[in-house]
Context: one part of a larger RNA
């Protein structure tokens, strides 16, 4: 290679967003015949193989003759598919209109509750720590408690198995400026699609370059316990960092350990959010009965048109439970790990090693890219 996999055994690349090349691609009308498929023809040297027949007594050896498969090339032919041109279409995918939810992103103001520090008032001996303690702080007045003021970083309740984004991830109000999804109905374009090596972006934490901030945490590093020690696990301090800006960096159990896209295959029962219908209530308005203190109030009965309740259909989304059916089992189970089909990535016995050498990338840690000896 053929093949077989890819939740958990090796193995879905963090992501996909723009998407080169490439592969694939809805229904339809008419030519052409590139592919495909039938015919004929030629040609695929001899020798050898293979079959069969013969010759040497058999054999080997030697002689003859041939079928079939097949490549190839020109000629004729077919046109279902695939291709290539064309013709119309609309279900695929985009559009217009209309509605509608949300912590999608940027940027800016601004808000109150904590903690920490200063000022001042009370007050007047302990605070704090812990399993127990000391180290720490405090009569130069701590803790407490009250007033006021300074400064950073996060945003309680709502919060939810809930919402949102491709994923990283997003959550106090308020404003700008912006991505993108859902439904609804008509209508427009008319196959414009799907994936996607390479390539471009994006990408939590940490770290890093340069200027700023720095309250509370807290790598390090001190001190104090504890211990046979204790470079720790627990106390006290504490200084990169964590915040901003703007430039790297490019990995993570970047996890649903499950690539993207499309169809098709019992239910059930939450739940967010559109939509219709059908019912209550709210609400307008009109018509009317009854009672009246003549201002009103109760009630019907019709129609408006806001906002909600509830049942019920229909999409989109995220949940749980379960049948086929798949699985080694575990579980998955219309949000598949089922059936199928299109395209890309990856694996192929453990270790040795996600390393060496090399190339690239980066300021540097380090990143991608990747071996072999050699052991078993």
């Nucleotide at each position: 290679c053929u093949g077989g996999g890819c939740g958990u055994a090796a193995a879905g690349a963090g992501a996909u967003a723009c998407g080169u090349a490439g592969g694939c691609g809805u229904c339809u009308u008419u030519c052409c015949a590139a592919g495909u498929c039938a015919g004929u023809u030629g040609u695929u040297a001899a020798a050898u193989c293979u079959u069969u027949c013969g010759g040497c007594u058999c054999a080997a050896c030697c002689g003859a003759a041939a079928c079939a498969u097949g490549g190839c090339a020109a000629c004729c032919g077919a046109u279902a598919c695939u291709g290539g041109a064309u013709u119309g279409a609309u279900u695929g995918a985009g559009g217009u209109a209309g509605a509608u939810a949300g912590g999608g992103g940027a940027g800016a103001a601004c808000g109150g509750a904590a903690u920490u520090c200063c000022u001042g008032g009370u007050g007047g001996a302990g605070c704090g720590g812990u399993c127990a303690a000391a180290u720490g702080c405090g009569u130069a007045g701590a803790u407490a408690u009250c007033a006021g003021g300074a400064g950073g970083a996060a945003c309680a309740c709502c919060a939810a198995u809930g919402g949102c984004g491709a994923a990283g991830g997003c959550a106090g109000u308020u404003c700008u400026c912006u991505g993108g999804g859902u439904c609804u109905u008509a209508c427009c374009u008319g196959a414009c699609g799907c994936u996607a090596a390479g390539g471009u972006u994006c990408g939590a934490a940490a770290g890093c370059g340069u200027g700023g901030g720095g309250a509370g945490c807290a790598a390090a590093a001190c001190g104090g316990a504890u211990u046979a020690g204790a470079u720790a696990c627990c106390c006290g301090u504490g200084u990169a960092g964590u915040c901003c800006a703007c430039g790297c960096c490019g990995u993570a159990a970047a996890c649903g350990a499950u690539c993207c896209c499309u169809g098709c295959u019992a239910g059930g029962u939450g739940u967010a959010u559109g939509u219709c219908u059908u019912u209550c209530c709210u609400u307008u308005u009109u018509a009317u009965u009854u009672c009246u203190u003549c201002g009103g109030a109760a009630g019907u009965a019709a129609u408006u048109a806001u906002g909600g309740u509830a049942a019920g259909g229909u999409g989109u989304g995220u949940g749980c439970c379960a049948c086929a059916g798949c699985u080694a089992a575990c579980g998955c189970a219309u949000u598949a790990a089922g059936c199928a089909g299109g395209g890309c990535g990856c694996c192929u016995g453990a270790g040795g090693a996600g390393u060496a050498c090399g190339g690239u990338c980066g300021c540097a840690a380090g990143g991608c890219u990747a071996a072999a000896a050699c052991u078993c």

This is a predicted structure of a 376-nucleotide part of an RNA (small-subunit ribosomal RNA, central domain) from an uncultured organism. RNAcentral holds the full RNA, with entries from ENA and SILVA. Its mean pLDDT, the model's own confidence on a scale to 100, is 81.